[in-house]
């Protein structure tokens, strides 16, 4: 830093996700060691038990204990030391700890402020302590109570309590007076007045004084006490500016704002009372609702900035809930008091006791957070004169991998690349120098040994120096010396010994994200952070190997930042992607022309203070390093002075360019109101007239003979104003259209008199706002929601038709919405042209006008730069700037609910959330599609000729029977298809009976025969016995070929997967297409090129062009035909010459013809005209043959997951006494039915009979074709010449011609289907085969809807041959005979190409998709 994800594929929007750090975390699997941090985030939930605040005997009396001493009736007693302690009295218990429930507030951070304040200990000064009273506790006696606890009498001291006295001062008052400031005012000086204090204790001494040895009332030293002043710290209270959401919370407020007087306070104040005024706050968001302790700081981030306030540390709060106050310097008090609540607990039932959010610990919640541990050795704090004693504060240790940070599990050599494991193409590869083995090390462990720093201040004791002092006494302050203190801990480091010995998981391996393979699994089980895998060959699901990552941890869930520029100040947008309010006017507000002068708010700039520490950052140091610690330095933020004055703001004074005025004008469906007119529908009257009218695609409702329609004349009434008319006016928008006249808005022009910035936008707010809708009164022609009929349609609640009610119209009120669009909010400047329009002015020029030029306003088009995601905008901007308003922030739920306003309704307007999805869009690109368009072509359609579809029968096929009717093929591109031919075989199916290294391969100890005849069983297959029984070489050792052959690897498979798959195949379609290189254009995709204007059958050629070339296609090269020529000349051919026959190329012979092999030439739009620019196109001439001559082979790129595993070949799966092989029978031939293909047919253009002469091609013959002959009615048979073929054979070609007959019938048509009798094939024709004969003689009389082929030797019609094959053809594949009718022409069916256009499709209209229903 970025990546995944919308599309077939691009850009853009835009959401969603993931890569990263981070935790007081938990949760899974896993676990050596040290160190240094942290650990109830939930129930401010309830607590059992221990501790956590005491100290002081130097403030007082006592009681107790021990010791001395004195005395003793030996019981005691008195005094004096030392220790212990209930009381009474001092100090602390307001600190230390803990918690965040509660506060949105001067609570808390920052920064002043107090001239409006308190302050105990503690630190300096000062000055000062006289004298005096009377009590209560302990105690001791009574006594109530269950207890907790009291009661009453009586003793007693004090640093306890209470007066007198002094007042340095201090208050409060009068007075005078000095200096000060920021308003009240403050600070000193002087004098007078009045109030106001106190307390001893210890040591020690005999200098003072007093008794006089010695001692206190004295001295002195310390510690206290009292008044005062200041200090230093600690508090209180005041302000400025910060400090969450929500307007679906808009008004709040009564002691509320304020004065005066007082009350309280430390103090200041409506803090409070009492009178008085009507104030206060609020869109700059009050009020009321949520929800939260605040900050240093902490995570994240490049910053700004977002979340976030565990531990450290400030500060507030708060101590069971809620209220109160006393003491006290200090509290309205966590381990005090009272009242009240709930709650536990104790009771003797009267009546009591209690507060863990202090450290452990418990129960509860919970996913979850630790020991009822040691010590006061260190720090601190509390008493105390000190020793000292308290102390769950603190230092430590223990629990947790809960976090950082270190180390470590082991080094070095070491290829037979060992087993083994995994994989394999079986070679091999990988785990891998890894292991094993040598050879060391000794972190860590274990055991021993010794063994710290943290202890050195203060006390103590001695000593010295100084001060106090009368002192050598004591004391007070400083300095030395000494002895003595450690909870952790026998720890940390250190030494030496053993021995590699005890120490490796975890995730995750399809992309993003680094790392790949088996096997198992078969949309199951599973996975998933997003896409997304899984439906038999899953790098995605489970194992394993293997790899990658991190590492004593991995991973996973949850949260917070980032990546997100995805709320955008930095740093985003509004035409179409989400979004410009429908328009104007205006209010707060925000912006603001020109010149000058001042100011000094904003703005620069200097100094100064301030932002505790901690942490971060930079630089340094200490622990082996590191985390951790320790110094040192440093900040954007706030204030305070000083300066500077260009710019913004404030003041002033001037100015004309901005805005207005004013003069002169023209132009407009601009408003509103009255008056007017003609056309035209409709109605009414009356006159002509007479069978219709009217309406539609086509009808019919409906009007009419009671006279319509049509026409004529009158008359009524409403609505709208044709033509002029134009991307022409005008208006803010909405809107505005006949003419006059009245009233009025508003732009534009020219002019420069006049004002002198008066201006721009504009939240709230007002006013206007199509159309439908509503209320009230009119109006009502025509036209018409709704209704009624009629049609169409499966329906038709629609489009059509025939009618018609409200509304359109007018007046008054009212709704306030639209694609209120230009999907574009308003000002103002600025930046390249071109070209209409409209309404002006000015200048030329002219007698005049129009033209022509300028110039301003307005309204189109095109268009550069520029801009945009692209389409596009482009002086009327979406381009460059600035000012202002409004909107937006994925899609869908929903503009829905619910609240509010507003309204007669309807309904506006404001507007969510829960739940879902991972897209939704947006422009633009290639495709495919369009009952979109334009060109074009093809038996596509039209013209035309024969046919399926209806019969019968073959045939395939579905279906349906069935032991089995093996499989496959399914619009076109399955369905006389595979199959060019199922009695057995084929046979894949069933049925049954056997085999089990097998029918078949190969390797293979061994053996030497297998094979083959015959007999018995048996359906066979098989089995059983008889007979029969090797070869070649050879160096004689053997070796090979053959056949058997036990185990054993293997075979074997027409099973499965044509969706794993080669090869092949068929279709679009012989349609004219489909690509590429280099160039060029586009942000891309992709376009160009291949488009365009002609031309072809053709991307075929020509021209033109940002394109120039090339490839696969098309064409040609290749075979058949159709012409000629050359060579050759048999088995073919016979003109001409000769033989010869019933007749024949039969036979001499010829090589002219034909005809056969080969090889050439012919056709190219070459020639002529006519059009064209040219490619061509049309006539024509020659020519056998003319515009590709006719046919065939030849299938571009790819579509269709088409077809085929059963032609074959193959992955993978699966079977292995059976899914394999063998036989025998049997079935594929069934048969109510359906379909598709074909053959006979339904006759007279035929049928049957005879008969005649004809006249084909092309194939095929040895397990073969068979003539000739005889025999059968006939199918055939018999014998068999010939022929391996331009010799012979099949072989007769048939429709055709010719004669008779049939006469329109179910027939003389038609042939089924049966019977009878035969013939051939064959091991065998029951199931099941073909033909003959003779007999029988069905159904059809031309075929509904529908639909097929065909454009010239073509359709139709006529046979004939082949393959296949023992037999078996209506079928397939060829073959020639006879010989057609049309093509007006491309609207329309299909189906194809190209060019365009529209799309919300891309699996690509057989698509997407709504909306009901289950």
């Nucleotide at each position: 830093a970025g990546a995944g994800u919308u599309u077939g594929a691009u850009c853009c929007u835009g959401g969603c996700u993931c890569a990263g750090g981070a935790c007081g975390a938990a949760c899974g699997c896993u676990g050596g060691c040290g160190g240094c941090g942290u650990g109830c985030c939930u129930a401010a939930c309830a607590c059992a038990u221990g501790c956590a605040a005491g100290u002081c005997g130097a403030a007082c009396g006592g009681a107790g204990a021990a010791a001395u001493u004195a005395u003793u009736u030996c019981g005691g007693u008195a005094a004096u030391u030392u220790c212990u302690u209930a009381g009474u009295g001092g100090c602390g218990a307001a600190c230390g700890g803990g918690u965040g429930a509660g506060u949105a507030a001067c609570a808390c951070g920052u920064a002043a402020a107090c001239a409006a304040c308190c302050u105990g200990c503690c630190u300096u000064u000062u000055a000062g302590a006289u004298g005096g009273g009377g009590a209560c506790a302990a105690c001791a006696u009574c006594u109530c109570g269950a207890a907790a606890g009291g009661g009453a009498u009586g003793c007693u001291a004090a640093u306890a309590c209470c007066g007198a006295a002094u007042g340095u001062u201090u208050u409060g008052g009068u007075u005078u007076u000095a200096u000060c400031g920021c308003a009240u005012g403050a600070u000193g000086a002087a004098a007078c007045c009045a109030a106001u204090a106190a307390a001893g204790g210890u040591g020690g001494c005999c200098u003072c004084u007093a008794u006089u040895u010695a001692u206190a009332a004295g001295c002195u030293a310390c510690c206290g006490c009292u008044a005062a002043a200041a200090g230093a710290g600690g508090g209180g209270u005041u302000u400025g500016c910060g400090u969450c959401u929500g307007a679906u919370u808009a008004g709040c407020u009564a002691g509320u704002u304020g004065g005066u007087a007082g009350u309280g306070u430390a103090a200041c104040g409506g803090c409070c009372u009492a009178c008085c005024a009507a104030g206060g706050c609020a869109a700059u968001g009050a009020u009321c609702a949520g929800u939260a302790g605040c900050c240093g700081g902490u995570c994240u981030g490049a910053g700004a900035g977002g979340a976030u306030g565990a531990a450290c540390g400030g500060c507030c709060a708060c101590a069971c809930u809620g209220g109160g106050a006393c003491u006290g310097a200090g509290a309205c008090a966590c381990g005090g008091c009272c009242c009240a609540g709930a709650c536990u607990c104790c009771u003797a039932c009267g009546g009591g006791a209690g507060g863990c959010a202090g450290c452990a610990g418990u129960g509860g919640g919970g996913a979850a957070u630790c020991u009822u541990c040691c010590g006061c050795a260190a720090u601190g704090g509390g008493c105390g004169a000190a020793a000292g004693c308290c102390u769950g504060a603190c230092g430590g240790a223990g629990c947790a991998a809960c976090g950082c940070c270190g180390c470590g599990u082991g080094a070095a050599c070491g290829a037979a690349g060992a087993a083994g494991g995994u994989u394999u193409u079986c070679g091999g590869a990988u785990c891998g120098u890894a292991a094993a083995g040598u050879u060391c090390u000794g972190u860590u462990c274990u055991u021993a040994g010794a063994g710290a720093c943290g202890a050195a201040a203060g006390a103590u004791a001695c000593g010295a120096u100084u001060g106090u002092g009368a002192a050598u006494a004591a004391u007070g302050a400083u300095c030395g010396u000494a002895a003595g203190u450690g909870a952790c801990g026998g720890u940390a480091a250190c030494u030496a010994a053993g021995g590699a010995g005890c120490a490796a998981g975890c995730c995750a391996c399809g992309g993003c994200u680094a790392a790949c393979u088996a096997c198992g699994u078969g949309c199951c089980a599973g996975c998933a952070g997003c896409c997304g895998c899984g439906g038999u060959a899953a790098u995605a699901c489970g194992u394993a190997g293997g790899u990658g990552g991190c590492a004593a941890g991995c991973g996973u869930u949850g949260u917070c930042c980032g990546g997100a520029a995805u709320c955008a100040u930095u740093g985003g947008g509004c035409g179409u992607a989400a979004a410009g309010g429908g328009a104007g006017c205006g209010u707060a507000g925000g912006u603001g022309g020109a010149a000058c002068u001042u100011u000094a708010a904003g703005u620069c700039g200097g100094a100064c203070u301030u932002a505790a520490a901690a942490g971060u950052g930079c630089g340094g140091g200490g622990c082996u390093c590191a985390a951790c610690c320790c110094c040192g330095u440093g900040a954007u933020g706030g204030g305070u002075c000083c300066g500077a004055a260009a710019c913004u703001g404030g003041a002033g004074u001037u100015c004309u360019u901005g805005a207005g005025u004013g003069u002169a004008g023209g132009a407009g469906a601009g408003g509103a109101a009255a008056g007017c007119g003609g056309a035209a529908u409709u109605c009414c009257c009356a006159g002509u007239g007479u069978a219709g009218c009217g309406g539609u695609g086509a009808a019919a409702u409906g009007c009419g003979u009671a006279g319509a329609u049509a026409u004529u004349g009158g008359g009524a009434g409403g609505a709208a104003c044709a033509c002029c008319a134009g991307u022409g006016g005008c208006g803010a928008a909405g809107g505005c259209g006949g003419c006059u006249u009245u009233c009025u808005g508003g732009a534009c022009u020219a002019u420069a008199a006049c004002u002198g910035a008066c201006a721009c936008u504009g939240a709230g707010g007002c006013u206007c706002g199509a159309a439908a809708g509503c209320c009230a009164g009119g109006g009502g022609a025509g036209u018409g929601a709704a209704c009624g009929g009629g049609a169409u349609u499966a329906g038709a609640u629609a489009c059509c038709c025939c009618g018609g009610u409200a509304a359109u119209c007018c007046u008054g009120g009212c709704c306030g919405u639209a694609a209120a669009c230009g999907a574009u909010g308003g000002g103002u400047a600025c930046u390249a042209g071109g070209u209409g329009u409209a309404g002006g002015a000015g200048g030329u020029a002219u007698c005049g006008a129009c033209c022509c030029c300028u110039u301003c306003u307005g309204u189109g088009c095109c268009g550069g730069a520029g801009u945009u995601a692209a389409c596009g905008c482009a002086a009327u901007a979406a381009g460059u700037a600035c000012c202002c308003c409004g909107c937006c922030u994925g899609g869908g739920g929903a503009g829905u609910a619910c609240g509010g306003u507003c309204g007669c309704a309807a309904g506006a307007c404001u507007g969510a959330a829960a739940c879902u999805c991972a897209a939704a869009g947006g422009a633009a690109u290639u495709g495919a599609c369009g009952g979109g368009g334009g060109c074009c072509c093809g038996c596509a359609c039209a013209a035309g000729c024969g046919g399926u579809g209806g019969a019968g029968u073959a045939u395939g096929u579905g279906g349906u029977u069935u032991a089995a009717u093996u499989c496959g093929a399914c619009g076109c591109a399955a369905c006389g298809c595979g199959a060019a031919g199922a009695a057995c075989c084929u046979u894949a199916c069933c049925a049954a009976g056997g085999c089990u290294u097998g029918a078949c391969a190969u390797c293979g100890a061994u053996u030497g025969a297998c094979a083959g005849a015959c007999u018995a069983a048996g359906a066979a297959a098989u089995u059983a016995g008889u007979c029969c029984u090797u070869c070649u070489c050879u160096u004689c050792g053997g070796a090979g070929a053959c056949a058997a052959g036990a185990a054993g690897a293997c075979a074997g498979g027409u099973g499965g997967u044509g969706c794993a798959u080669g090869g092949u195949u068929g279709u679009c379609g012989u349609c004219a297409g489909c690509u590429c290189g280099u160039g060029u254009c586009g942000u891309g995709a992709g376009a160009u090129g291949u488009u365009g204007g002609g031309u072809u059958a053709a991307g075929u050629c020509c021209c033109g062009c940002a394109a120039c070339g090339a490839g696969c296609g098309c064409a040609a090269c290749c075979c058949c035909u159709g012409u000629g020529c050359u060579a050759u000349g048999u088995u073919g051919c016979c003109a001409g010459c000769a033989a010869g026959u019933a007749a024949a190329g039969u036979u001499g012979g010829g090589a002219a013809c034909u005809c056969a092999u080969a090889g050439c030439a012919g056709a190219c739009a070459g020639c002529c005209g006519u059009a064209g620019a040219a490619a061509u196109a049309c006539g024509g001439a020659g020519g056998a043959a003319g515009g590709c001559g006719g046919g065939g082979a030849u299938g571009a790129c790819g579509u269709c997951a088409a077809a085929u595993c059963a032609u074959c070949a193959u992955g993978c799966c699966c079977c292995u006494u059976a899914u394999g092989c063998c036989u025998u029978g049997g079935g594929c031939u069934a048969c109510a039915c359906a379909c598709g293909u074909a053959c006979u047919a339904c006759a007279a253009u035929g049928g049957g009979c005879u008969u005649u002469a004809a006249u084909a091609g092309a194939a095929g013959g040895a397990a073969g074709c068979a003539a000739a002959a005889c025999u059968g009615c006939g199918a055939a048979g018999u014998c068999g010449a010939g022929c391996a073929a331009a010799u012979c054979c099949c072989a007769a070609a048939a429709a055709c011609a010719a004669g008779c007959u049939c006469u329109c019938a179910g027939u003389u048509c038609g042939g089924a289907u049966u019977g009878c009798a035969g013939g051939c094939u064959g091991a065998a024709a029951c199931c099941c085969g073909c033909c003959u004969g003779c007999a029988u003689g069905a159904a059809g009389u031309c075929g509904g809807a529908a639909u097929c082929g065909c454009u010239a030797g073509u359709a139709a019609u006529c046979g004939c041959a082949g393959g296949u094959c023992a037999g078996c053809a209506u079928a397939c594949u060829g073959c020639g005979g006879u010989g057609a009718a049309u093509a007006c022409g491309u609207u329309c069916c299909c189906g194809g190409g190209c060019c365009u256009u529209g799309c919300a499709c891309a699996c690509a209209c057989c698509g997407c998709c709504c909306g009901u229903c289950a």
Description:
This is a predicted structure of a 1414-nucleotide RNA (small-subunit ribosomal RNA) from an uncultured bacterium. Rfam family: Bacterial small subunit ribosomal RNA. The coordinates come from a structure-prediction model, not an experiment, and the mean pLDDT is 83.